[in-house]
RNA sequence: AAUGAACGCUGGCGGUAGGCCUAACACAUGCAAGUCGAACGGCCCCUUAGUAAUAACUUGCUCAUAUGGGAGGCAAGUGGGGGACCGUGGACGAAUACGUCGAAAUCUACUUUUUCAUGGAGAAUAACAUAGGGAAACUUACUCUAAUAACACAUACAACCUACAGGGAAAAGCCCGCGACCUUCUAGCCUUGUGCGAUUGAAUGAGCCCAUGUCGGAUAAGAUACUUGGCUGGGUAAAGGCCAUCAUCGGCCACAAUGCGAAUCUGGUCUGAGACGAAGAUCUACCGCACUGAAACUGAGACACUCUCCAAACUCCUACGGAAGGCAGAUCUGGGCAAUAUUGGACAAUGAUCACAGGCCUGAUCCAGCCAUACUCCUUGGGUGAAGAAGAUCUUCAGGUUGUAAAGCCAUUAUGUUGCGAAAGAAAUCCAGCCAGCUAAUACCUGAAUGGGAUGACGGCACCCAAAGAAUAAACACCCGGUAACUUCAUGCCACCAACCGCGAUAAUACGAAUGGUGCAAACAUUACUCGGAAUCUACUGCGCAUAUAGCUUGCGUACGAUUGUGCUUAAGUCUGAUAUAAAAGACCUGAGCUCAAACUGUAAACUGCAAUGUAAACUAUAUUACUAGAAUGUGCUAUAGCGUAGCGGAAUUCCUGGUGUAGCAGUGAAAUGCGUAGAUAUCAGGAGGAACAUCCAUGGCGAAGGCAGCUCCCUGGAUCAACACUGACACUGAGGCGCGAAAGCGUGGGGAGCAAACAGGAUUAGAUACCCUGGUAGUCCACGCCCUAAACGAUGCGUGCUGGAUGUUGGGUGCCAUUUGGCACGCAGUAUCGAAUCUAACACGUUACGUUCGCCCCCUGGAGAGCACGGUCGCGAUACUGACUCUCAGAAGAUUUGACGGGGGCCCGCACAAGCGGUGGAGUAUGUGGUUUAAUUCAAUGCCACGCAAAGAAUCUUAAUUGGUCGUGAUCUGUCGAGAACUUUCCAGAUAUGGAAUGGUGCCUUCAGGGAACUAGAUCACGUGCGCUGCGUGUGUGUCCUCAUCUCGUGUCGUGCAGAUGUUGUGGUUAAGUCCCGCUAACGAGCGCAUCCCUUGUCUCUAGUAGCCAGCACGUAAUGGUGGGAACUGUAAGGAGCCCUCAGGUGACCAACCGGAGGAAGGUGGGGAUGAUGUCUAAGUCAUCAUGGCCGUUGCGGUCAGGUCUUCACACGCAUUACAAUGGUAGGGACAGAGGGUUGCAAGCCGGGGACGCUAAGCCAAUCUCAGCAACCCUAUUUCAGUCUGGAUUGGAGUUUGCAACUUGACUCCCAGAAGUUGGAAUUGGUAGUAAUUGCAGAUCAGCCUUGAUGCGGUGAAUACGUUCCCGGGCCU
Repeated sequence: AAUGAACGCUGGCGGUAGGCCUAACACAUGCAAGUCGAACGGCCCCUUAGUAAUAACUUGCUCAUAUGGGAGGCAAGUGGGGGACCGUGGACGAAUACGUCGAAAUCUACUUUUUCAUGGAGAAUAACAUAGGGAAACUUACUCUAAUAACACAUACAACCUACAGGGAAAAGCCCGCGACCUUCUAGCCUUGUGCGAUUGAAUGAGCCCAUGUCGGAUAAGAUACUUGGCUGGGUAAAGGCCAUCAUCGGCCACAAUGCGAAUCUGGUCUGAGACGAAGAUCUACCGCACUGAAACUGAGACACUCUCCAAACUCCUACGGAAGGCAGAUCUGGGCAAUAUUGGACAAUGAUCACAGGCCUGAUCCAGCCAUACUCCUUGGGUGAAGAAGAUCUUCAGGUUGUAAAGCCAUUAUGUUGCGAAAGAAAUCCAGCCAGCUAAUACCUGAAUGGGAUGACGGCACCCAAAGAAUAAACACCCGGUAACUUCAUGCCACCAACCGCGAUAAUACGAAUGGUGCAAACAUUACUCGGAAUCUACUGCGCAUAUAGCUUGCGUACGAUUGUGCUUAAGUCUGAUAUAAAAGACCUGAGCUCAAACUGUAAACUGCAAUGUAAACUAUAUUACUAGAAUGUGCUAUAGCGUAGCGGAAUUCCUGGUGUAGCAGUGAAAUGCGUAGAUAUCAGGAGGAACAUCCAUGGCGAAGGCAGCUCCCUGGAUCAACACUGACACUGAGGCGCGAAAGCGUGGGGAGCAAACAGGAUUAGAUACCCUGGUAGUCCACGCCCUAAACGAUGCGUGCUGGAUGUUGGGUGCCAUUUGGCACGCAGUAUCGAAUCUAACACGUUACGUUCGCCCCCUGGAGAGCACGGUCGCGAUACUGACUCUCAGAAGAUUUGACGGGGGCCCGCACAAGCGGUGGAGUAUGUGGUUUAAUUCAAUGCCACGCAAAGAAUCUUAAUUGGUCGUGAUCUGUCGAGAACUUUCCAGAUAUGGAAUGGUGCCUUCAGGGAACUAGAUCACGUGCGCUGCGUGUGUGUCCUCAUCUCGUGUCGUGCAGAUGUUGUGGUUAAGUCCCGCUAACGAGCGCAUCCCUUGUCUCUAGUAGCCAGCACGUAAUGGUGGGAACUGUAAGGAGCCCUCAGGUGACCAACCGGAGGAAGGUGGGGAUGAUGUCUAAGUCAUCAUGGCCGUUGCGGUCAGGUCUUCACACGCAUUACAAUGGUAGGGACAGAGGGUUGCAAGCCGGGGACGCUAAGCCAAUCUCAGCAACCCUAUUUCAGUCUGGAUUGGAGUUUGCAACUUGACUCCCAGAAGUUGGAAUUGGUAGUAAUUGCAGAUCAGCCUUGAUGCGGUGAAUACGUUCCCGGGCCU
């Protein structure tokens, strides 16, 4: 894009088309083929001149009968034409069909045309009548009768026959008209028309034949017996094995015979840029069929849809003896199905049959009905209308959107409704008379014009006019992406959606609903099927085969295909001209007319084809003649693991025999099984047997491939090189076919040393039917015969020509140089590496092509199923070759990229290991966690990165959990209302909250009536409130890798690349560092990081001079910078200097830099701190710091009070502390800090107490006073290796202090008592120098304190680092 469509939802109108695709299933009822009386007998009805004759009356009329005539009609019958057309459906059919092109041996009713004829006579038969049979259908007998029925006497053209003066062979009448003759007055006769017989030609239609085209598969390869052709006959309308006799052995097939399956075919239709693909509804041409199967009759034509006969099935009737039927004609019914219409009208038109005609008949046809089935036209309204209404919906709560949309107002009337009117389809036949032509003619016939009366199904038509009045009329699908169109609610991996990817697990643009929007529109979606896109199931146009699917394992060779140049021939292919045909319709172009469109219609062109015919001769082809460049052959050398047979050789393994010799050997990661005192292994000598051939040996050689390696003889194949000779296209490829074909395997017979499937044992292991070890059988070897497969690989078929080079190497040759081994150059044939162009998806390939040209062959067409099944062929078998379907998936596969992972590789770093020091893990205690318990033991944190963490202070408070009491605008804020100043004191009840009672007090501003500000309690509604949930909705800030050295960008370039690379790389150097240098014919720059800048500490200097300092001068004290004074020193706090690889040397190719020195207080970022890139984390942690979206609670999940809880205790873990002692403990004496705090405070001093502390109290808002007498250390004494003069837990007693309060549950002091613990298993941790270790001091939080914590401060003050193999973590390259 399309459809003969269907289904869902919806539905106003017209026109034009279309409408059982399934059951060629079965069919009730009526209809679809009848007609002619101008062929015939007959029948019916009307009328009647005449003749005969009855009755009544009798000049006549009436009535009845018979006969005859006339007019009109007819159902059965005889006869003629037609029932072979029209209409239906497509079962069969692969050629007996259809399309196209030809051809000869034929027939043809009606029509037309030529010529001739149409004479005479006789006998039957149906109908009818009579009598029977039968249920019916139907049928029998007998008696009549007619014809355009039948017969055949005469005549006759032709065919045919012939014995050649021949034979044979036809017909039918009827109607109209006329009236000389005749007559029973009808008829006959004549004439016209028509019919009939014979005949000639045409037209139409039909039959037969040739060529060519027309589906699938080889898992269908051979088929044929009248089969092939011939002679002679038969038969037919006609040729012919169509049929028969005779003889013949032929004819078909890989260009697909024969058989099987499925199927009507064409014009045309749909699609497509085209080639072509699909399909064959409607319309049209042909074919074939008519319940199934078979057969004939009649006829011009049939083997016949509504004929006959026979057989079978089905249905129906039956009196059981017999009969009837055939809708794939038009309606209709049942059935089937996803699915397809009315038991309609009319012959008015166009046609068909019959008839002289009127006319009859016609489910052909023309019309109408049903159906949105398709195409096409129109309408569902137009203008105005902002308060941007209401409603809905969203919201950041301001508002936005729906939206000029609606309502309202104004005007209009195409669709529809009602009514009036109304074209064309009607032409011709017929009847009547007139004219012309023809003619003897007023017949007949033909033609023109005239008049007449009819005939319309459609149709209540089209069309026109009028009236009323916006009145009668919009849905459907979609809104994550491709793909136009977004939000809210609800749901919560449920319910669902979905063509593909996919969506949904509590904030869904994807499900469902709604608002809004997008698309299309009387439709819109979905499903099915077809083509396209798909250059992707066939690639002619227009693909491929190294690695994606795909080169047969390899050669020889048949058919087919295709093949060098020159001359000449022919004209098959080819080019070109004209001819005939290619039905119409359709399509296309251009017109016409229905208002337009669809539809209908005129003209032109086209139908790319086939056929016959003329011309040309380049190319292909044909015939022929020469030629040598392709290809063979000969002569001469050469190289070679090329093949086959036979013989020979040495080393080694194993075995056997003998000697020497003694205890192990063998084997492994380590062992064991195994061998060995019956003498192994080792070693010497001799022998046996089989298999394989070290070194030479080389990306060296040979072969078609498989493959081929000790030496020698013999037989044999191919190849290269060089020069000539000879043949003269002999060449290439190669479906089928025929050979060869590793290893394993099979058969028969040999052989068997080593090795070694199976098997056995030993190890390893969770197991170990394995890897390792000890043994060991087929087999491996030989001969003969099979098998026929491999990653049979260069994953690369064979041949041919062309297209830059460089470098090795093998075999020949030529030239030059050279005394020699030789060197150099050129070119041929192999073999290998690197590479220009090309080509390629890339990797790569690259004269040995995966480049490019030509020829031929094999093979491929998404994955899996599956190289499976079935069938066939081969084989002893195992197997091999050939080789599908069902079902199923949305991806398989290749190459590249990143450098993420690896018990992969390389380089480097780090207290990572190593070296050394001290700990943890064992004990007691403290503290945190888990678990347990509890009314509650609130919550969070859980590997490193939770666990002395949040908590820099849980007795109350804190506090969130628990028990009980209690409040309801609430503890609190703002607004409104009225009242009171605020506030103080006392009492009662109660655990308190709270409730009740009473007292004092009247302030501030003021214009003194009042009003205002602040405050207190109350009322009311807006409200308030939540440590309730979600850290996986979030913000802020935080941890970790990590103070690791990285993480990126712009422009450019490379790449098929919205992969990516380069930069950022380097077998470079260097650094703490992507720090710096160098190099690089693709990089150049930049940013965040690193470093620097900042703070502190170490040295010097300048300035300053208190509360700090005191050298010199002076005063004073028991003593003290206490005082005058000083500004030198220390220190304080402001500013500056200094360190930068600066200098010289060495190393480094150069440089960057490194090494050891100089100077210096300090030397290589001097020490320390702060500073933490891009990002990562089973979405690290935190909604309980705070903030916040969403959800939830609202007499409760909120507020408040008291008590208890967070402090439990069988146990487990983490972090600390005190120890286990003599480098110590205890007692006495004596020294040296830094940094901090202090008015709700630090507190000297005096007094009291044994002490915690108490009483009193100077000083200090601090370089002034004070906390505050630091400890380790030093000296002296004591203790002497013990559970101790160690250790201090724990129990009891007595006290102090803070606080409202110390029972649960504080700290401290004193006395008494004195647990465990004697250096700690596996394991594990810290730090590289003022560090570890050790030792005290201070403040923060704080009434007090569980502080042994964390944060700071100083004192004393070590050991070790060979080094980077290993463990852990990290960085760079791959």